[in-house]
Description: This is a predicted complex of two RNAs, RNase P RNA and transfer RNA, with 462 nucleotides together. It holds a member of the Rfam family "Bacterial RNase P class A". Its family is annotated with dimeric ribonuclease P complex, ribonuclease P activity and tRNA processing in the Gene Ontology. Its mean pLDDT, the model's own confidence on a scale to 100, is 78.
């Protein structure tokens, strides 16, 4: 210098004009509100809703069943299927590094197409023996098939064969020593133990999970409906109505003002008495519309000092940082900064001009993760190749 | 906010994890007919929504994403 790997950070800046939402203050207005000033106002994913929690209500003696999830070991955490570190075993890359899988196949069941003798304890292609033959018995050695065939190779043995037996090699299991917290590693010894795969098929083992979700839930509470209470009328006038009186409301009182004072039934010769209801009005419980809380001081951010390989954690200091209600956070212009394209000057561009130009996306109870989307810029460490000193 | 289902040829649908994914209609060519329809014969048409994984083998099983539809409060 070129190419690459890994892990972080960032996600345009600034000024002006107009505008939006929350809060505080001031002024005006009877109230709803209006105006002004100040201050705050999206993200690394606010997204998908895939996991885990907080919170709230419901349910609940304990335990189990069903269903779902998780599954090498140790640690972190409020918790997790997340994160960190480590182990075993595969794959890719020259390398840095990336990446898959890892309880049980001897509890049991199922499946393994085609091909093949056979796909798991065989109705045997072949081979060997017996038999005239039909057939019977033995065999996994041979050839071949297949993704997969009872470990490989040589011998002994045999009718032919076979870990049936032997030597060596490979694997598995068990025992012991050393090492590691552990998974495991390593060394030695013993056992012929060597009959497949599949649990992202059913299943078994261990562990975890009660259900619902902020439209959860709590408080206040118009109107309508429901229940209960209250006084229930004199004079004038043909009538409409007027003057008093009564029951209540509007403000605790006065004044003023507003609504209502009607109808049915029974007893009685009558006067009258009794009962029920409408309207008016008051009270009551549940509670609709609506309002308030939940709702942002939190498993919080930043700085710093310690512990730890790390994830993470502890102490100290400091900061307060959107909020909501069908939902504010925007638009235009100027300048600057990366970047791209074209042109010009120059020995050389890091210079000048013009054009263009900044992604994915957008809170709604909150938090920790995962996954997915994302133009560009930037930092650190490492690897490979080439060149120079 | 909490959940569920579906995606296969132009359309409507099949396919038990097993060879080269099939059927009807449509489209194309031919036959029949004076011509058309009907009928008969033949052919074309698929990255099974996309991408990974499990498996000897995936339309089917698992995961992530995309699109469409539906339910409850």
């Nucleotide at each position: 210098c070129a190419g690459g790997c890994u892990g972080g950070c960032u996600g345009g800046g600034u000024g002006g004009u107009c505008g939006c939402g929350g809060c505080a203050c001031u002024g005006c207005g009877u109230u709803u509100g209006c105006a002004g000033u100040g201050u705050c106002g999206a993200g690394g994913a606010a997204a998908g809703u895939c996991c885990g929690c907080a919170c709230u209500c419901c349910a609940a003696a304990g335990a189990g069943c069903a269903u779902g999830g998780c599954a090498c070991c140790g640690g972190g955490u409020a918790a997790c299927a997340c994160c960190c570190g480590g182990g075993g075993u595969g794959g890719g890359g020259u390398a840095a590094c990336c990446u898959g899988c890892c309880g049980c196949a001897u509890a049991g069941g199922g499946c393994c197409a085609c091909a093949g003798a056979a796909a798991c304890a065989a109705u045997a292609c072949g081979c060997c023996g017996a038999g005239c033959g039909a057939u019977c018995g033995g065999u996994a050695a041979g050839g071949g098939u297949g993704a997969a065939a009872c470990g490989g190779c040589g011998g002994u043995g045999u009718a032919a064969g076979a870990g049936a037996c032997c030597a060596c090699c490979g694997g598995a299991g068990c025992c012991u020593g050393c090492u590691g917290u552990a998974a495991g590693g390593u060394a030695g010894g013993c056992u012929g133990c060597c009959a497949g795969g599949u649990a992202a098929c059913c299943g078994c083992u261990g562990c975890c999970a009660g259900g619902a979700g902020c439209a959860a839930a709590g408080c206040c509470a118009a109107g309508c409906a429901g229940g209960g209470g209250c006084a229930a009328u004199g004079c004038c006038g043909u009538a409409a109505g007027g003057c008093g009186g009564g029951a209540g409301g509007c403000u605790g009182c006065u004044c003023g003002u507003c609504u209502c004072c009607c109808g049915a039934g029974g007893c009685g010769c009558a006067a009258g008495c009794c009962u029920c209801g409408c309207a008016g009005u008051c009270c009551c419980g549940g509670g609709u519309a609506g309002g308030c809380u939940g709702c942002a001081u939190g498993a919080g951010g930043c700085a710093u000092a310690g512990g730890g390989u790390a994830a993470c954690u502890u102490g100290u200091g400091u900061c307060c940082c959107a909020g909501a209600g069908a939902g504010a956070u925007g638009a235009c212009c100027g300048c600057c900064c990366a970047g791209a394209u074209g042109g010009g000057c120059u020995g050389a561009g890091u210079c000048c001009c013009a054009u263009u130009g900044g992604a994915c996306a957008g809170a709604a109870u909150g938090c920790g993760g995962c996954u997915u989307a994302c133009a560009g810029g930037u930092c650190a460490g490492c690897c490979u190749g080439g060149g120079g000193g | 906010g909490c959940c569920c289902c579906u995606g296969u040829a132009g359309c409507u649908c099949a396919a038990u994890g097993g060879a080269u994914a099939g059927a009807g209609c449509a489209c194309c060519g031919g036959a029949c007919u004076u011509c058309u329809a009907a009928u008969c014969c033949g052919a074309u048409g698929g990255u099974u929504g996309u991408g990974a994984g499990u498996u000897c083998g995936a339309g089917u099983c698992u995961c992530a994403c995309c699109a469409g539809g539906g339910g409850c409060g």